[in-house]
Context: one part of a larger RNA
RNA sequence: GGAUGAACGCUGGCGGCGUGCUUAAUACAUGCAAGUCGAACGGAGACUUUGUAGCAAUACUUAGUCUUAGUGGCGAACGGGUGCGUAACGCGUUGGUGACCUGCCCCGAAGAGGGGGAUAACAGUUCGAAAGGACUGCUAAUACCCCAUGUGGUCAUGGAGGUUAGAGACUCGAUGACUAAAGCAGCAAUGCACUUCGGGAGGGGCCUGCGUCCCAUCAGCUAGUUGGUAGGGUAACGGCCUACCAAGGCUUCGACGGGUAGGGGACCUGAGAGGGUGGUCCCCCACAUUGGCACUGAAACACGGGCCAAACACCUACGGGUGGCAGCAGUAGGGAAUAUUGGGCAAUGGGCGAAAGCCUGACCCAGCAACGCCGCGUGUGCGAUGAAGGCCUUCGGGUCGUAAAGCACUUUUCUGGGAGAUGAGCAAGGACAGUAUCCCAGGAAUAAGUCUCGGCUAACUACGUGCCAGCAGCCGCGGUAAAACGUAGGAGGCAAGCGUUAUCC
Numbered sequence: 001g002g003a004u005g006a007a008c009g010c011u012g013g014c015g016g017c018g019u020g021c022u023u024a025a026u027a028c029a030u031g032c033a034a035g036u037c038g039a040a041c042g043g044a045g046a047c048u049u050u051g052u053a054g055c056a057a058u059a060c061u062u063a064g065u066c067u068u069a070g071u072g073g074c075g076a077a078c079g080g081g082u083g084c085g086u087a088a089c090g091c092g093u094u095g096g097u098g099a100c101c102u103g104c105c106c107c108g109a110a111g112a113g114g115g116g117g118a119u120a121a122c123a124g125u126u127c128g129a130a131a132g133g134a135c136u137g138c139u140a141a142u143a144c145c146c147c148a149u150g151u152g153g154u155c156a157u158g159g160a161g162g163u164u165a166g167a168g169a170c171u172c173g174a175u176g177a178c179u180a181a182a183g184c185a186g187c188a189a190u191g192c193a194c195u196u197c198g199g200g201a202g203g204g205g206c207c208u209g210c211g212u213c214c215c216a217u218c219a220g221c222u223a224g225u226u227g228g229u230a231g232g233g234u235a236a237c238g239g240c241c242u243a244c245c246a247a248g249g250c251u252u253c254g255a256c257g258g259g260u261a262g263g264g265g266a267c268c269u270g271a272g273a274g275g276g277u278g279g280u281c282c283c284c285c286a287c288a289u290u291g292g293c294a295c296u297g298a299a300a301c302a303c304g305g306g307c308c309a310a311a312c313a314c315c316u317a318c319g320g321g322u323g324g325c326a327g328c329a330g331u332a333g334g335g336a337a338u339a340u341u342g343g344g345c346a347a348u349g350g351g352c353g354a355a356a357g358c359c360u361g362a363c364c365c366a367g368c369a370a371c372g373c374c375g376c377g378u379g380u381g382c383g384a385u386g387a388a389g390g391c392c393u394u395c396g397g398g399u400c401g402u403a404a405a406g407c408a409c410u411u412u413u414c415u416g417g418g419a420g421a422u423g424a425g426c427a428a429g430g431a432c433a434g435u436a437u438c439c440c441a442g443g444a445a446u447a448a449g450u451c452u453c454g455g456c457u458a459a460c461u462a463c464g465u466g467c468c469a470g471c472a473g474c475c476g477c478g479g480u481a482a483a484a485c486g487u488a489g490g491a492g493g494c495a496a497g498c499g500u501u502a503u504c505c
Stems, first nucleotide, its partner, number of pairs: 001505004006501005013376006019369002021334001026332003030329003035074003040071002043068006051060003081287003090212004095207003100204003105200007113147004122137006152179006159172003183192003213259003220250003225247008262284004266277004289310005312323004340366001342365003348362001349360004379409004389400004414442006423432001449494005454475003460489005470477002
């Protein structure tokens, strides 16, 4: 000198764009953050309605609209947060998968025949303070089960072929066994769903060469350890797991141990080499009070799912229950320190739905903060009896100083009034917002501080103080004329900031 997610002191006019718990992965009141589909299903409720009986009330019945607890489907594994753990195939990069998976989406081939038994809801009885159950009875489906068909697929046994480093796994064909489905809407056409298989796209799993902090005052480490055989398990290879067999495997090219730490794109600095950092944004990983476990599912060992254990907190009728903000706000605590319990789904994107639409603290906006960067303003011109006043003085004067006053102007800003968007591709639809912007009127009006002045280093005098009070980044100032302390005048620097502290180069 540059830089910062900064803090502190003094000061503070405006706008645009960004950024904002670096500490306690501490504990959390309250609200919201993941739902949706009635065009899968049977009910229930409300309203309207057809017909019959009836004088009517009403009873039975028909059709429709709306609402929806439950069954069912899809989603809830995304999006959002945090950085505890992790020195590791975690990440980055290079390859491999002849060892693999893939819901929704796209392309292609083929199909969707017949039957069955339940169950929630509901009704009744009943237990419990509650949370929540138990029993009996009834019912539907795109829920569940069986049979058929088998384009296909899987497995078994033969055969043929090609590729490859390597084939039990690839291709073709034969025989046998096993193996599928669901409907809904519509007058219909048809559309959307469904089943099996092949291919694709995108996504993921696993393996791999290389790279990836400090300590040797850590030098030896290792029994599922290293390899083999067989089996289990997985979507898949594998000590991943088990049994048996062998005795291996790693290490000064740093094993093992200890400390620290999420990694990268990037960011800061530097001429570069390098050094430092990993906040915001993007990619990957890990985690969701702590530890463990599986279930469902295409995918989880699952932040707002489940079970068990623990700590903590809350409710309790003392028998037993309930909870998890490292989502958005917000509270307490900690701290030098970090914001609103705001508006909207209008846009972008996501989930569901045939759609209308619903949901969306993702997101878009607004609020707070000079926290940062950038821009603008605090007026412009003229104006000397160089006014008054302050300070200094050799008492002549010098200086603040064209500075002020005064005169003439301007209106960026400001105030008041009026008009008023783009963002919405195609009718309507805008939270932001009566915002940005434009026009008119008014009036210099609403707007300057802070640090320094001994040398480094740009800027000097007076008074006070008297090794005191104090200053200080280094050298050093202060003990009676202090340009170094304090105040005043003046001056210098930067400027809506200035200075200090901390950290990095």